[in-house]
Context: one part of a larger RNA
RNA sequence: AGCAAAUGGUGGAUGCCUUGGCUGUAAGAGGCGAUGAAGGACGUACUAGACUGCGAUAAGCUUUGGUGAGCCGUCAAGGGGCUUUGAGCCAGAGAUUUCCGAAUGGGGCAACCCAACUGAUUAUGUCAGUUACCCUUUAUGGGAGCGAACCCGGAGAAGUGAAACAUCUCAGUACCCGGAGGAAAAUAAAUCAAACGAGAUUCCGAUAGUAGCGGCGAGCGAAAUCGGACAUAGGGCAAACCGUUAGUUUACUAACGGGGUUGUAGGACUGCAGCAUAGAUUAAAGACGACCAGUAGAAUGUUCUGGAAAGGACAAGCAUAGAGGGUGAUACUCCCGUAUAUGAAACCAACUUUAACUUAGCAGUAUCCUGAGUAGGGCGGGACACGUGUUAUCCUGUCUGAACCUGGGGGGACCACCCUCCAACCCUAAAUACUACUUACAGACCGAUAGUGAACAAGUACCGUGAGGGAAAGGUGAAAAGAACCCCAGCGAGGGGAGUGAAAUAGAACCUGAAACCAUUUGCUU
Numbered sequence: 001a002g003c004a005a006a007u008g009g010u011g012g013a014u015g016c017c018u019u020g021g022c023u024g025u026a027a028g029a030g031g032c033g034a035u036g037a038a039g040g041a042c043g044u045a046c047u048a049g050a051c052u053g054c055g056a057u058a059a060g061c062u063u064u065g066g067u068g069a070g071c072c073g074u075c076a077a078g079g080g081g082c083u084u085u086g087a088g089c090c091a092g093a094g095a096u097u098u099c100c101g102a103a104u105g106g107g108g109c110a111a112c113c114c115a116a117c118u119g120a121u122u123a124u125g126u127c128a129g130u131u132a133c134c135c136u137u138u139a140u141g142g143g144a145g146c147g148a149a150c151c152c153g154g155a156g157a158a159g160u161g162a163a164a165c166a167u168c169u170c171a172g173u174a175c176c177c178g179g180a181g182g183a184a185a186a187u188a189a190a191u192c193a194a195a196c197g198a199g200a201u202u203c204c205g206a207u208a209g210u211a212g213c214g215g216c217g218a219g220c221g222a223a224a225u226c227g228g229a230c231a232u233a234g235g236g237c238a239a240a241c242c243g244u245u246a247g248u249u250u251a252c253u254a255a256c257g258g259g260g261u262u263g264u265a266g267g268a269c270u271g272c273a274g275c276a277u278a279g280a281u282u283a284a285a286g287a288c289g290a291c292c293a294g295u296a297g298a299a300u301g302u303u304c305u306g307g308a309a310a311g312g313a314c315a316a317g318c319a320u321a322g323a324g325g326g327u328g329a330u331a332c333u334c335c336c337g338u339a340u341a342u343g344a345a346a347c348c349a350a351c352u353u354u355a356a357c358u359u360a361g362c363a364g365u366a367u368c369c370u371g372a373g374u375a376g377g378g379c380g381g382g383a384c385a386c387g388u389g390u391u392a393u394c395c396u397g398u399c400u401g402a403a404c405c406u407g408g409g410g411g412g413a414c415c416a417c418c419c420u421c422c423a424a425c426c427c428u429a430a431a432u433a434c435u436a437c438u439u440a441c442a443g444a445c446c447g448a449u450a451g452u453g454a455a456c457a458a459g460u461a462c463c464g465u466g467a468g469g470g471a472a473a474g475g476u477g478a479a480a481a482g483a484a485c486c487c488c489a490g491c492g493a494g495g496g497g498a499g500u501g502a503a504a505u506a507g508a509a510c511c512u513g514a515a516a517c518c519a520u521u522u523g524c525u526u
Stems, first nucleotide, its partner, number of pairs: 001525009015511001016475002020446002022443007029435002031146002039100003042055003046078001049075003061094007070082003105114003115131006133143003136139001150181001151179004161168001165215001191198002202229005212220002234427003237371001241258008263405001265370004269364004278358002281356006289348001294342003300315005316333002318322001324336003376400008386412001407422005462469002482510001485497004
């Protein structure tokens, strides 16, 4: 020096565990904000720090209800207190709520500086309040800012694919901006269809990767119709006509009320009849239900092993409760619970009643009305599955520009016939999308290099001028019983006794404690 064995050290794998995550299901809720939000700064305890709570009334104040013996949040003791004259805790309501922040009296390098006016005791000072901008119907008015996704609109790429690339694709996607709601958008045929008919919209399954579009390349990609979800969903204006009021240019205009809303045309108008029925509206009352604290809640003993019984043995009981968790090992009957029963002031949903409001017919057809810079056209774009193509349909930047019921649009160039519908005004629940948030439950999901970046003072420490980037780090024991006392040592670090404990090779660098690596002892080889 090597090899082997044993015993240790180092190290922190593995096993076991879970306070934390991940993904769902069912409900709820779907907003907060000038009555000052979201988010912060600084304070606040007997307190030096961090977290949590709170705001100069500062780990809290008042009140109503619940509970009933302990409590003064955590790391985390100590000291000192409170409490059956009801503390603490839980739930509802209220008070307080510094400064910054839309930040709003003016300014500003956020958490700071500087004011003016009014009122109160009135000299200073102090206290209370007001003083930003925009909009309008000028009022006890509204807005502004924040928020995870979903929704509508405006604006709008490129990497990529086409095996290059330009039309095309990616894609009207990402990103940005504006706006709204609990959903949004769409919605009551100037729609489809095809010679038969259907009857608003939305979503799902088919139709169908079909018909088509396409440097006919890559690729893009319907609809009618059928089956379901939802649904006893449809309504209101403008106009004609009548009336009231006002204005003036004396025959018009404006406001308001009645009337009226349609396409086998309807209405006004004229004549006749007549107060039924229904409602998606508002308010009040009533019973019921749900939510936000709670309450009651069955039934086991002995013995053995063991540090400890919930384990073994023997003998019992309950069960509308043998879900789950805890307890010194594995508990239906020890504890918390569970099944079940029960409980509330305010608010809430839906139901009933009452009141208010709104809501229908028949016949006639002379005259009047039925949405105009609109429909349509030219040029240029865009949307339609459809790239200008034989290209209908829809939107419109620009230039034009009708008919008006003996009317008008569509049926995929265009024309005729036929069929079908009535634009140029508005509203409309449900079926659909999403989950930052709350409650309950679940998992052939993870188990500390996993699962969130974060099981721990984590968006922390730290890095960066900044935008931004971004960790590591869990486990003594059933219980601290956390090692009194003695000895070595620097009044050390560390260790040896003693003691606790089932165990201290469980001693705080603490469960288990692999390997690499480092030693000691013994044996063998050189």
A computed fold for a 526-nucleotide part of an RNA from a Campylobacteraceae bacterium, annotated as large-subunit ribosomal RNA, domain I. The full RNA is in RNAcentral, with records from ENA. Rfam family: Bacterial large subunit ribosomal RNA.